[in-house]
Molecule: c-di-GMP-I riboswitch aptamer
Organism: Deltaproteobacteria bacterium
RNA sequence: UCUGUGAAAAGCCAAACCCCGAGUAAUCGGGGGACGGAAAACCACGGGUCUUAUAAAGAUAGCCGGGUUGCCUCG
Numbered sequence: 001u002c003u004g005u006g007a008a009a010a011g012c013c014a015a016a017c018c019c020c021g022a023g024u025a026a027u028c029g030g031g032g033g034a035c036g037g038a039a040a041a042c043c044a045c046g047g048g049u050c051u052u053a054u055a056a057a058g059a060u061a062g063c064c065g066g067g068u069u070g071c072c073u074c075g
Base pairs, nucleotide, nucleotide: 005075006074007073012037013036017032018031019030020029021028022027035062041068042067043066045065046064047063048060049059050058051057052056
């Protein structure tokens, strides 16, 4: 340095729900809040699921797989 794995410390992210806003909607953004997470960071490539103004388009990465990248301590 790389790969796999585990633990503790300091940290990190943040579900449901509530408020405000955007959107036809799924859902998303901000604030509060923590169910959880060791990539719960990013990508819609494949599969799944969801939406609908029906032409097809959109959403979901915290559904699964895959790809890319990254931080701290000790085994």